The prediction has a mean pLDDT of 84. Large-subunit ribosomal RNA, domain II from a Pseudomonadota bacterium, 680 nucleotides, folded computationally.

Context: one part of a larger RNA
RNA sequence: UCCGGCGAGUUACUCUGUGUCGCCAGGUUAAGGGAGUCACACCCGUAGCCGAAGCGAAAGCGAGUCUGAAUAGGGCGUUCAGUGGCACGGAGUAGACACGAAACCGGGUGAGCUACCCAUGGCCAGGGUGAAGCGAGGCUAAUCCCUCGUGGAGGCCCGAACUCACCAAUGUUGCAAAAUUGGGGGAUGAGCUGUGGGUAGGGGUGAUAUGCCAAACGAACUCGGAGAUAGCUUGUUCUCCCCGAAAUAGCUUUAGGGCUAGCCUCGCGCGUUCAAUCACGGAGGUAGAGCACUGGAUUGGCUAGGGGGCGUAUAGCUUACCAAACCAAACCAAACUCCGAAUGCCGUGAUUCCAAGCGCGGGAGUCGGACAGUGGCGGAUGAGCGUCAUUGUCGAGAGGGAAACAACCCGGACCGUCGGCUAAGGUCCUCAAGUCUAGGCUAAGUGGGAAACGAUGUGGGAUUGCUCGGACAGCCAGGAGGUUGGCUCAGAAGCAGCCACCCUUUAAAGAGUGCGUAAUAGCUCACUGGUCAAGCGAUCUUGCGCGGAAAAUGUAACGGGGCUCAAGCCUAGCACCGAAGCCGCGGAAUCUGCGUUGCAGAUUGGUAGGGGAGCGUUCUGGACUGCGUCGAAGCUCGACGGGAACGACGGGUGGAGCGUCCAGAAGUGAGAAUGCCGGA
Numbered sequence: 001u002c003c004g005g006c007g008a009g010u011u012a013c014u015c016u017g018u019g020u021c022g023c024c025a026g027g028u029u030a031a032g033g034g035a036g037u038c039a040c041a042c043c044c045g046u047a048g049c050c051g052a053a054g055c056g057a058a059a060g061c062g063a064g065u066c067u068g069a070a071u072a073g074g075g076c077g078u079u080c081a082g083u084g085g086c087a088c089g090g091a092g093u094a095g096a097c098a099c100g101a102a103a104c105c106g107g108g109u110g111a112g113c114u115a116c117c118c119a120u121g122g123c124c125a126g127g128g129u130g131a132a133g134c135g136a137g138g139c140u141a142a143u144c145c146c147u148c149g150u151g152g153a154g155g156c157c158c159g160a161a162c163u164c165a166c167c168a169a170u171g172u173u174g175c176a177a178a179a180u181u182g183g184g185g186g187a188u189g190a191g192c193u194g195u196g197g198g199u200a201g202g203g204g205u206g207a208u209a210u211g212c213c214a215a216a217c218g219a220a221c222u223c224g225g226a227g228a229u230a231g232c233u234u235g236u237u238c239u240c241c242c243c244g245a246a247a248u249a250g251c252u253u254u255a256g257g258g259c260u261a262g263c264c265u266c267g268c269g270c271g272u273u274c275a276a277u278c279a280c281g282g283a284g285g286u287a288g289a290g291c292a293c294u295g296g297a298u299u300g301g302c303u304a305g306g307g308g309g310c311g312u313a314u315a316g317c318u319u320a321c322c323a324a325a326c327c328a329a330a331c332c333a334a335a336c337u338c339c340g341a342a343u344g345c346c347g348u349g350a351u352u353c354c355a356a357g358c359g360c361g362g363g364a365g366u367c368g369g370a371c372a373g374u375g376g377c378g379g380a381u382g383a384g385c386g387u388c389a390u391u392g393u394c395g396a397g398a399g400g401g402a403a404a405c406a407a408c409c410c411g412g413a414c415c416g417u418c419g420g421c422u423a424a425g426g427u428c429c430u431c432a433a434g435u436c437u438a439g440g441c442u443a444a445g446u447g448g449g450a451a452a453c454g455a456u457g458u459g460g461g462a463u464u465g466c467u468c469g470g471a472c473a474g475c476c477a478g479g480a481g482g483u484u485g486g487c488u489c490a491g492a493a494g495c496a497g498c499c500a501c502c503c504u505u506u507a508a509a510g511a512g513u514g515c516g517u518a519a520u521a522g523c524u525c526a527c528u529g530g531u532c533a534a535g536c537g538a539u540c541u542u543g544c545g546c547g548g549a550a551a552a553u554g555u556a557a558c559g560g561g562g563c564u565c566a567a568g569c570c571u572a573g574c575a576c577c578g579a580a581g582c583c584g585c586g587g588a589a590u591c592u593g594c595g596u597u598g599c600a601g602a603u604u605g606g607u608a609g610g611g612g613a614g615c616g617u618u619c620u621g622g623a624c625u626g627c628g629u630c631g632a633a634g635c636u637c638g639a640c641g642g643g644a645a646c647g648a649c650g651g652g653u654g655g656a657g658c659g660u661c662c663a664g665a666a667g668u669g670a671g672a673a674u675g676c677c678g679g680a
Stems, first nucleotide, its partner, number of pairs: 001680006011094013026050003032044003054061002064076004097235002100232001104225006115199009124189001126158003129154001133150006162186003166183005201217001203213003210219001238614006248261005262366002264363007273356001275352008288339001289337002294333003298329004303323001305322002307319004369394003375391002378388002381386001399410003414587004419583003425577003428561003434574001436573006447563001453547002457544010474531005480504003485499003510525001514523002588604007615669001617666008626658002634653005640647002
């Protein structure tokens, strides 16, 4: 990992609802008893329970009663049949669908491992160092002291046995559930060790590491309480048919749980009350807009007041200053409104309506939602994620499109069909259908990723200037004089800077456009003539392009090939392809209606979940008084039947039991639970 077998809503009692049966103003027995039986059954048994009357705390009264002074009002009643089986749905109490803790408590078993202790034994090669004490000598008055010798102390030194486990490698399905190898520490000591004995689980022991107490110890193991509890995780077994959710509100030591409501389903009742559209009538202050109010805010005008200046100074004059009010113009606002929608909401009527709606009752599930920067529109807040409302989709939705892609676009799959039409999206190949028609644009492979900003890219539009009396560009020539303008300055001569910017000669020529010089010089421009010859400039706007543009394996920012009067973009048009959409043909089911052996119409995606109808397994009763060694069950092969679960029939195998119909009862259906047991 696979195969086989086993494996999860049960049972008892009580309550509640539905169906059905009995009896009925009643219904029913419990324990127990009788005869009898394998056992139920049968006959008694009326104690009790439920119902037929309620109200009140109660006395009590009674279709009433309580409160109350009340013959008032009000509360609860008076109208509506129950009760006992059986079956099923649900609830409660029990382990209560199954498996699963870590833990808690009780009684025991453990110190043959290990910790510490007690008793009694054992062990420590060899070498080194040389304490005290003692002796001798020296010294001294005598000591002290010194030297030599002797001596043999020490949690002393080196180092085997022994013991420990500091480092490294190997080992890591090992030699080994802690080792091996090479090194390392201690090795007369708080040493090591044998045997016997002691301390026990909230307890021991501990040179404390929460260490150790029999290979997992923050509280051992074992059995029991025990099926502890598990708002958690996982799993929960045959089929088909009808309907079909929620991920919200309130409350919650509540937030991944729950209760009630909301939304689903089934039954009964009511019957157009629901919804959509249209018409009419309403309430309202949002979007927008506006400035009439409240505020904000800009410019100009006008003009109080203020500031500055002048001033004969309390006057008066003046002002490129500030500025109320007022006027004009243009603006801003959730907490502004002279205004003011669309939707939505409320009401009335009509139409549509096999479309609901409302009430009561049985059963639920749901309370984590998601949406590619944002599914669309809107609000608040925020850096963002996010969050709220409304709607859609997914959730629980398959099919076609978007290369691939729950949520986007199209569209809601009852079944069959080798028929047809379309949607989104497409029609060169991949790949079904136009290398379609007409007119433009793009040259960037733009298309097929991106901003501010930049640019004689290119198409369209608008306005304007110059121009055969010759424009624009080029070429030839001129571009002068007063004058080096004045000032400034070391210098300032068109060309550092400041002021001025005149006049003359002219076809024209600036008190000078740029380069240049220390300053001059020089070059050049404006401006003018000639030559040439027909268009040449400027501004705005718009379509499509260009630059801006850097990333990690490999083109890699069209799915690919590939595409340029397109296979790109814009405009117009025709045709075609294209889905489980729609239509045709055949069939099934559900519901509704009717003129009811039938016809017609509508409907039939579906998770949680509700409702309905069935298949199969084991056993029991009755019937068939069925089948079977002339071959049962089981296994196996086969082209049979049924809408499914499934059911026949034939062959083989097998070798003794089995079936059909009607009922009944369940240890009743396996693919999943890191399921359990066995096998391969």